Transfer RNA from a Verrucomicrobiota bacterium, 75 nucleotides, folded computationally.
The sequence is in RNAcentral, with records from ENA and MGnify.
Lineage of the source: Bacteria > Pseudomonadati > Verrucomicrobiota.
It matches the Rfam family "tRNA". From the family's description: Transfer RNA (tRNA) molecules are approximately 80 nucleotides in length.

RNA sequence: GGGCUGGUAGCUCAAUGGUAGAGCAGCGGCCUUUUAAGCCGUUGGUUCUCGGUUCGAGUCCGAGCCAGCCCACCA
Numbered sequence: 001g002g003g004c005u006g007g008u009a010g011c012u013c014a015a016u017g018g019u020a021g022a023g024c025a026g027c028g029g030c031c032u033u034u035u036a037a038g039c040c041g042u043u044g045g046u047u048c049u050c051g052g053u054u055c056g057a058g059u060c061c062g063a064g065c066c067a068g069c070c071c072a073c074c075a
Base pairs, nucleotide, nucleotide: 001071002070003069004068005067006066007065010024011023012022013021018055026042027041028040029039030038048064049063050062051061052060
C1' cells in the first nucleotide's frame, strides 16, 4: 500500500429502511436468622466521526478514524 471483517448501554451481543433491545452488571424491593442463590421491578444510548440518498437510516451510498485477520512491498 491492497483486500476482508468489525465498531450499538459499564461488559458480551441482537435489531427486515418504520418505537434502539436482550443477557450480565448497577439500583430498589420480596424471600432468607444473615450472606449467597432465587423471584419481581427499574435506571442506563451523541448506534465511531462527517457528509449523501430517503417521507423515514443502527441498517443503503461516499470519505475518514480505530481494531483484528490475510496478501504485497521496503529494509